């Protein structure tokens, strides 16, 4: 310096042009003498930055950055 791959909720991931989800954790409540476990219910996301295409981007193009692999040069 070239390629290729990831990025989405506090973690680990799913997900596809049209509603943004899962388990876990985290609140409340029920339940217990309490606690854990269990039941009910809830919060919680500019989907990794900008642009671009589209009637409509999380999803298709394009730069950028981060993190990862392989290649290459090096002396």
């Nucleotide at each position: 310096g070239c390629g290729c791959c990831u990025u989405u909720a506090g973690c680990u991931c799913a997900g596809u042009g049209g509603c943004a989800g899962a388990g876990c954790g985290c609140u409340u409540g029920c339940a217990u003498g309490a606690c854990a476990c269990g039941c009910a219910a809830g919060a919680g996301g500019u989907c990794g930055u900008a642009g671009g295409u589209c009637c409509a981007a999380u999803c298709c193009c394009u730069a950028c950055a981060a993190g990862g692999c392989g290649c290459a040069c090096c002396a």
A computed fold for a 75-nucleotide RNA from a Patescibacteria group bacterium, annotated as transfer RNA. Its Rfam family is "tRNA". It is annotated as a transfer RNA. Its mean pLDDT, the model's own confidence on a scale to 100, is 83.